[in-house]
Molecule: small-subunit ribosomal RNA
Organism: Endomicrobium sp.
RNA sequence: AAUUAUGGAGAGUUUGAUCUUGGCUCAGAGUGAACGCUGGCGGCGUGCCUAACACAUGCAAGUCGAGCGAGAUUCUACAGAGUAUCGUAGAGUUUAGCGGCAAACGGGUGAGUAAUACGUAGGAAAUCUUCCUCAAAAUGGGGAAUAUCUUCGGGAAAUCGGAGUUAAUACCGCAUAAGACCACAGUUUGGCAUCAAACAGAGGUUAAAGCAGCAAUGCGUUUUGAAAUGAUCCUGCGGCCUAUCAGUUAGUUGGCAGGGUAACGGCCUACCAAGACUAUGACGGGUAUCCGACCUGAAAGGGUGAACGGACACACUGGAACUGAGAAACGGUCCAGACUCCUACGGGAGGCAGCAGUGGGGAAUUUUGGACAAUGGGGGAAACCCUGAUCCAGCGACGCCGCGUGGAGGACGAAGGCUUUAGAGUUGUAAACUCCUUUUAGAGGGGAAGAAAAAAAUGACGGUACCCUCAGAAAAAGCCACGGCUAACUACGUGCCAGCAGCCGCGGUAAUACGUAGGUGGCGAGCGUUACUCGGAAUUACUAGGCGUAAAGCGUACGUAGGCGGUUGAAUAAGUCUUUAGUGAAAUUUCUUGGCUUAACUGAGAAGGGUCUAAGGAUACUGUUCAGCUUGAGUUUGGGAGAGGGAGAUGGAAUUCCUGGUGUAGCGGUGAAAUGCGUAGAUAUCAGGAGGAACACCAAUGGCGAAAGCAGUCUUCUGGUCCAAUACUGACGUUAAUGUACGAAAGCUAGGGUAGCAAACAGGAUUAGAUACCCUGGUAGUCCUAGCUGUAAACGAUGUUCACUAGAUGUGGGAGGUAUCGACCCCUUCCGCGUCGUCGCUAACGCAUUAAGUGAACCGCCUGGGGAGUACGGCCGCAAGGUUGAAACUCAAAAGAAUUGACGGGGGCCCGCACAAGCGGUGGAGUAUGUGGUUUAAUUCGACGCACCACGAAAAACCUUACCUGGGCUUGAACUGCUAAUAGUAAAAGCCGGAAACGGUGAUGAUCCGCAAGGAAGUUGGCAGAGGUGCUGCAUGGCUGUCGUCAGCUCGUGUCGUGAGAUGUUGGGUUAAGUCCCGCAACGAGCGCAACCCUUAUCCCAUGUUACCUGUAGAAAUACAGGGUCUCUGAGGAAACUGCCAUUGAUAAAAUGGAGGAAGGUGGGGAUGAAGUCAAGUCAUCAUGGUCCUUAUGUCCAGGGCUACACACGUACUACAAUGGGCAGUACAGAGGGUAGCAAUACUGUAAGGUGGAGCAAAUCCCUAAAGCUGUCCUCAGUUCAGAUUGUGGGCUGCAAUUCGUCCACAUGAAGCUGGAAUCGCUAGUAAUCGCAGAUCAGCAGGCUGCGGUGAAUACGUUCCCGGGCCUUGUACACACCGCCCGUCACACCACGAAAGUCAGUUAUAACAGAAGUCGUUGAGCUAACCGCAAGGAGGCAGGCGCCUAAGUUAUGGUUGGUGAUUGGGGUGAAGUCGUAACAAGGUAGCCGUACGAGAACGUGCGGCUGGAUCACCUCCUUU
Repeated sequence: AAUUAUGGAGAGUUUGAUCUUGGCUCAGAGUGAACGCUGGCGGCGUGCCUAACACAUGCAAGUCGAGCGAGAUUCUACAGAGUAUCGUAGAGUUUAGCGGCAAACGGGUGAGUAAUACGUAGGAAAUCUUCCUCAAAAUGGGGAAUAUCUUCGGGAAAUCGGAGUUAAUACCGCAUAAGACCACAGUUUGGCAUCAAACAGAGGUUAAAGCAGCAAUGCGUUUUGAAAUGAUCCUGCGGCCUAUCAGUUAGUUGGCAGGGUAACGGCCUACCAAGACUAUGACGGGUAUCCGACCUGAAAGGGUGAACGGACACACUGGAACUGAGAAACGGUCCAGACUCCUACGGGAGGCAGCAGUGGGGAAUUUUGGACAAUGGGGGAAACCCUGAUCCAGCGACGCCGCGUGGAGGACGAAGGCUUUAGAGUUGUAAACUCCUUUUAGAGGGGAAGAAAAAAAUGACGGUACCCUCAGAAAAAGCCACGGCUAACUACGUGCCAGCAGCCGCGGUAAUACGUAGGUGGCGAGCGUUACUCGGAAUUACUAGGCGUAAAGCGUACGUAGGCGGUUGAAUAAGUCUUUAGUGAAAUUUCUUGGCUUAACUGAGAAGGGUCUAAGGAUACUGUUCAGCUUGAGUUUGGGAGAGGGAGAUGGAAUUCCUGGUGUAGCGGUGAAAUGCGUAGAUAUCAGGAGGAACACCAAUGGCGAAAGCAGUCUUCUGGUCCAAUACUGACGUUAAUGUACGAAAGCUAGGGUAGCAAACAGGAUUAGAUACCCUGGUAGUCCUAGCUGUAAACGAUGUUCACUAGAUGUGGGAGGUAUCGACCCCUUCCGCGUCGUCGCUAACGCAUUAAGUGAACCGCCUGGGGAGUACGGCCGCAAGGUUGAAACUCAAAAGAAUUGACGGGGGCCCGCACAAGCGGUGGAGUAUGUGGUUUAAUUCGACGCACCACGAAAAACCUUACCUGGGCUUGAACUGCUAAUAGUAAAAGCCGGAAACGGUGAUGAUCCGCAAGGAAGUUGGCAGAGGUGCUGCAUGGCUGUCGUCAGCUCGUGUCGUGAGAUGUUGGGUUAAGUCCCGCAACGAGCGCAACCCUUAUCCCAUGUUACCUGUAGAAAUACAGGGUCUCUGAGGAAACUGCCAUUGAUAAAAUGGAGGAAGGUGGGGAUGAAGUCAAGUCAUCAUGGUCCUUAUGUCCAGGGCUACACACGUACUACAAUGGGCAGUACAGAGGGUAGCAAUACUGUAAGGUGGAGCAAAUCCCUAAAGCUGUCCUCAGUUCAGAUUGUGGGCUGCAAUUCGUCCACAUGAAGCUGGAAUCGCUAGUAAUCGCAGAUCAGCAGGCUGCGGUGAAUACGUUCCCGGGCCUUGUACACACCGCCCGUCACACCACGAAAGUCAGUUAUAACAGAAGUCGUUGAGCUAACCGCAAGGAGGCAGGCGCCUAAGUUAUGGUUGGUGAUUGGGGUGAAGUCGUAACAAGGUAGCCGUACGAGAACGUGCGGCUGGAUCACCUCCUUU
């Protein structure tokens, strides 16, 4: 100096998203650790966790000569003549032995042990204690042996035996002696008792050893007491798991007597009694040394019991005693067993869980080191000896701590690497370079403390720590990570492969997740991984959780133990609170402070730590005792309601059956049928009879009961409950483990009964199948009696009891009040049963005085999903089965509520050529065309439900052309740049070869700009690079299709909800429309709708040529002159807005009708296509990332192919005829196109066409109708219909018409007579029908696009089919029903159960057996001390016997584990089989219990539940 407090973080993962529940996982700290990569120094610690496995070798406990005799040896002295030698005496050293003390400490280990242990607090009046200390007293006198030694003998050895000799502090008597011990009796004091202490009396018993020293004296020995230390015994309390261990125990519990022990005690023995322990967990099983402490944690707790310290236990395994103060003895003895070693085979020896060390085991743990210098221990008087205790050193990053591997400067930034948008960026002040420093390591020099109380001597560590000097940046950095959690990103490679991964997950061609590299982040002589513990985890909740639906309230009640308990007073003081004292070892932790340079480490001090012990005090609360009280509870009196229960009797309706009558052909049943019944008379109908079961209406979210449950009527017995009011008892209450009773349906046993219904079963249907749903039959059963079973969605999925906390309303049973003659109504109150609702609660849904609110008491239950309510075991049951009830293994979820969608063989509303009503088609024929398929050298490619298929292709003979065959080229057919060369060069006629491309030859023969130098262009060679209709439309842009021209899709702010989200956008009307109006917690806005645009219908104005009109001439074509009325043209404009009227509607929006108008309710048509959906289509229009080819997958050429042909489909054309066909005559368009063109008149040909060429770059010229109309023939037929096919002959285009064009003429004259199932289009100038033009194009149109001519029918309506919109509902779907998902079977793997058995451990019982040994007994054999003159005795020993008893053996059980042919279910596993059970009304609503049946999911019966949709009705409630 040291006061108190200092302490608490979360994240990822279930979903399309949300909230909750709930598990899994991560971030932190720690370790006696191990493994991987790496490794400079020092200090302090620490190091077999596994085989208590086996051990070679050395050491770990000796010492004392001052207890004793002897041997050996050294020295000295003496005697003999005497140096050696010998003798005597003395002094030392040393050795074995006798003797003493120690060896019971120290050191190791944790096998056993759940209490003979430990911790803590006590007790011993029930005890012992060597050595040490203190105190009292004594130490006298004798005796007999024995080891050593000598000798003999046995044995391989270990070692043993006989005889002889000898000493003692070894051994034995005797003497002496007490406050010791024993017995007797007494007083006082104390104690819970047995008793203890003190005092006085008289009697008996009991001891010893000497040694050293000149001496003093010292050390010993004996007896006693005290103290201390150590030990022993007893008691309270405390700390593991398991009840799938529930009963255990005969010395067991107690007593009496005795024995035994240091001592109490069944510790032991005999006898007596029948006790003792146990749900507060006995007994059994499993596991385990215990503690101080250590780790973690905010704490409470949880885990651990290495090192250090305390206790215990053990020492090869088991048993036993001896010695001793102390042992049932680690380095002692005996015996048994296993193992190892020696052996002469007769017999012996051994015990590292001491220190080192070896083998083995294992992921794994050190040197056969130094020293007694220090600390401590043993012996000794001491010197000293011993000490693997200990102190040190060695090895190991095993841990903690400290230090270093350099410091400062140094570029708008070297090189290299990596990346790149090619500009640069980054590595990076990093390096180089300059200056500086020297810790550590290295070298040299010096050099401790540790040593200690007079001095001297004494250091293993160790020439160590430390100090000084020297040289030089010199010798010293790695590991892990970089998708999120979690700090840190790019490139390349790979291509669901290789691999990663703690969880989620990553990888299938652009991987920040794999591998490598660069870069970055973190820690750093370490870094990661693995294992384990605590934490986070409030996921075991004491602090501090839950149970309506997520896991979780027993099916219900009664009640024992236990828990909890109204009110007043008194006493007490057990709980509780407080004070004091004791103890809680040291170390550790915390605080203060000191010592090592610092720190780790360590010294000192303080604090702290107990459910402990003792004493004193307080008395509110709890407890206990006593005395009261009445409000809890109960009793009494009087009323009341009720399907409450048991027993008995009785009634009518209905079904079925039987008998009889009437009566005749069907009945019955279904979606439709059939099986079935019926002419042997059914069904129907009438009468009579039999029998069983159930009780319509009343009847009701009405009543009663604990629940299950209870219903015709009457009688009887009986339980509970409610109301009113009085009196009484006086807390008698509440809850309730174990227990007991009741307990639907199904089921079981025995006996009855059996009408209807009806599992199983049979038949008929349905179906792909139908072990089902439907139908016809039908047995158990359903009913009764007596028993059993004991379970249900036994539900309010809500335990019982008590109290409190707004209301409103209905209903059942009472009571009271006001009022009334009376009743109803109304008001108040008690007890039930419902609905709505405030506060509050809840994850939400919801609950809400009948709580799921706020509190109290007690019980039951839960702790992720699956495996599994399964297995094994126990209990119960006749069985079925019930009850109790796991684990291995496996997954990262499973689950609840609510949200948005999507979907429904859910509902409501609405729309659409969706259906219906109509008209015409397709599907049949022939042909054309496209596609599939097939074929082929190639039949190029793409498009595939609607939304591919006369589609890309608005034109495949060559070309196109992408395909095939063959022949050529390789900087290339086309493009850009660089470089070199380039005048007989580039270019190139002609000729030759060839199918051509191309090759060869080759007359002729160059250009532009510039004064020039030179440049441009061309050609040739080379280098970069071109080229690709190769791949990926699932890498993309752009474009397009479709839902759909459907009316929707969203946002801001506000509000509501924890939130996802909702509201707005829903509702009432209305519309083509989310169009508009009204209402409304919404108010507004955007993209869509509509409108604006084009065209068409009417008019006005303007314009008049080529159009139009008028006039003149002409036969006409035509020409001329004129016009601006009309048609027409076309720039601009008007017009239509529900504007007006009436009615309806809500005075709205709007609808209906009308007027006017060319047009009327978006007038007709077009363009215009929201947010999004389909990984829709297109890499072959184009563009483009990546990838592939590069003398070819590029490019050129010729020929072929895309045109094939058994067949199938789509789309069209032409027909099948008379509403028609042929022939003849005759009329009227619109819109387009035209110079490589349209082409007139004319001539010619049967015709296609040809000749020829007026006019026209166009309102001028040209190309231009058909159906129609008029007349006539045909007369219902394969035809005068139809025109395919084929033959012959021609025309046209074009280098070219064979594969492979088109047209014409003549001839030929196929199928086809209106089309099965099915299916398409269309609502008005539409369908139908008729022709015309254009694009493409040399030629080719049945296709496409546009144009006009003629020109209908029908729509009651929204039940149904299809598609769509809105609202609502259910959902186990969200890749969204083309969804999800169940079970058998088959295959692979995994763990588990059963199993004839079999093997092993452990344990119990009953026996056998019995070593060593104590004890007892015997002791005829042997015997030194004492007694006795002697004989002999006392005592002792060997030996014998007995009890107990280890190993061992036998038998029978229990229990645990291993293994086991086979077998059972379970789990897991990208694409197996069969079905489709569940989720929507899942297509038969589902589920629970039970029974039967079935390939399987399952089906059916009986009872129950709503956790069932939809419609209707009833009741109640809310609002108006």